This is a predicted structure of a 72-nucleotide RNA (transfer RNA) from a Lentisphaerota bacterium. The RNAcentral record of the sequence draws on ENA. Its Rfam family is "tRNA". Rfam's curators write: Transfer RNA (tRNA) molecules are approximately 80 nucleotides in length. Lineage of the source: Bacteria > Pseudomonadati > Lentisphaerota.
RNA sequence: GCGCCCAUCGUCUAUCGGUCAGGACACCAGGUUUUCAUCCUGGGAAGAGGAGUUCGAUUCUCCUUGGGCGCG
Numbered sequence: 001g002c003g004c005c006c007a008u009c010g011u012c013u014a015u016c017g018g019u020c021a022g023g024a025c026a027c028c029a030g031g032u033u034u035u036c037a038u039c040c041u042g043g044g045a046a047g048a049g050g051a052g053u054u055c056g057a058u059u060c061u062c063c064u065u066g067g068g069c070g071c072g
Stems, first nucleotide, its partner, number of pairs: 001071007010025004018055001027043005048064005
């Protein structure tokens, strides 16, 4: 330099154009307990940046950024 793949809550990860963007762990509050832990209930929290297509984009296209793999 070229090609391919990836980027979603704090972390890991679902979501094949119409989902209040779901789940687990973590966190916070309450309950239980003499206390802690466990357990139960509830809560907050996410689409890398920009442009395009579309009635509608996390999803499709292009560029940029970051990461990974291969080739030279």